[in-house]
Predicted 3D model of a 64-nucleotide RNA (Fluoride riboswitch aptamer (crcB RNA motif)) from Galbibacter pacificus.
C1' cells in the first nucleotide's frame, strides 16, 4: 500500500505480562499522576496493581 473477514467474543482504570475481583464508558465516551504557579512556563515528587497475587524489567542489601 492492497484485499478479505469480524464488530459486547468491546473498550478503559498515569510505564510490561498472566490469573482473580471491583468500578467506569457506550465511541464528540470512559482514560491520559501529584505539588508550586495563573488554566501557562519552569522546578520538584510517588508508583510497573483500580485492588490482590505471580512473573518480568529496574534499584538496594546479604549469601553461594
Nucleotide at each position: 500500500g492492497c484485499u478479505u473477514c469480524a464488530u459486547a467474543u468491546g473498550g478503559c482504570a498515569a510505564u510490561g505480562a498472566g490469573g482473580c475481583c471491583u468500578g467506569c464508558c457506550u465511541u464528540g465516551a470512559a482514560c491520559c499522576g501529584c505539588u508550586u504557579u495563573a488554566u501557562a512556563a519552569a522546578a520538584g515528587c510517588u508508583g510497573a496493581u483500580g485492588g490482590c497475587u505471580u512473573c518480568u524489567a529496574c534499584u538496594u542489601u546479604a549469601a553461594a
Background: The coordinates come from a structure-prediction model, not an experiment, and the mean pLDDT is 77. Its Rfam family is "Fluoride riboswitch aptamer (crcB RNA motif)". Gene Ontology terms of the family: positive regulation of gene expression and response to fluoride. The model forms 100% of the base pairs in the Rfam consensus.